This is a predicted structure of a 254-nucleotide part of an RNA (large-subunit ribosomal RNA, domain VI) from a Prevotellaceae bacterium.

[in-house]
Context: one part of a larger RNA
RNA sequence: CGCAGGAAUUUUGAGGGGGUCUGUCCUUAGUACGAGAGGACCGGGAUGGACGUACCGCUGGUGAACCGGUUGUGGUGCUAAACUGCAUGGCCGGGUAUCUAUGUACGGUUGAGAUAAGCGCUGAAAGCAUCUAAGCGCGAAGCUCGCCCCGAGAUGAGAAUUCCCUGAAGGGUCGUGGAAGACUACCACGUAGAUAGGCUACAGGUGUAAAGGCAGCAAUGUCAAAGCCGAGUAGUACUAAUCACCCGAUAGAG
Repeated sequence: CGCAGGAAUUUUGAGGGGGUCUGUCCUUAGUACGAGAGGACCGGGAUGGACGUACCGCUGGUGAACCGGUUGUGGUGCUAAACUGCAUGGCCGGGUAUCUAUGUACGGUUGAGAUAAGCGCUGAAAGCAUCUAAGCGCGAAGCUCGCCCCGAGAUGAGAAUUCCCUGAAGGGUCGUGGAAGACUACCACGUAGAUAGGCUACAGGUGUAAAGGCAGCAAUGUCAAAGCCGAGUAGUACUAAUCACCCGAUAGAG
């Protein structure tokens, strides 16, 4: 921009894409078959490999703004305690959220239709025979569906429901943000509000802070699951989403 008024929501599915893998074991059954050696079809069940999709409850990884331990050397301080700079985050031990695989769950199936090679039925030409000439049936990991995803610019531009023509319905700008994201887009929210921050509580992580009391000559222990705490969950308008502006027709060609 189009889809002959403008919108919102829900859809149909032309068409397109993805997927389509496979082993071993048990049983049927040491049966059929076979002199024996050996050893099935068909059917039923179990468990793997590789691949794919999703997810983070579990096991782990990550986690330079979380917690702790600790060395050297500086700073504040009273040459104390405590806190703190630098040394690869100084080094070391852990670790929430997030993102993850080596972790977890799931998938290929079953089925329908038409067929290939092949196997047949009926059956003449050709009194027989013949799967074929008329006719009919079965038969593949393959084909068309079925499963998953996209999908009306499918210009053949579809459908349904509702709303609006009281600058309307609706959309945008702007702002607060987001498992969304390069930007844009998308999604949530904007005081008729829990969108983010803060605060409170809880979860969770570290692992028992400082000061003081008590015990001990002291190191140290204890009062104390303490103290501190990024991203998590909930509650709460304290802070910021203020106010506002713009687009959008006049009942739908000629």
Taxonomically the source falls in Prevotellaceae (Bacteria, Pseudomonadati, Bacteroidia, Bacteroidales).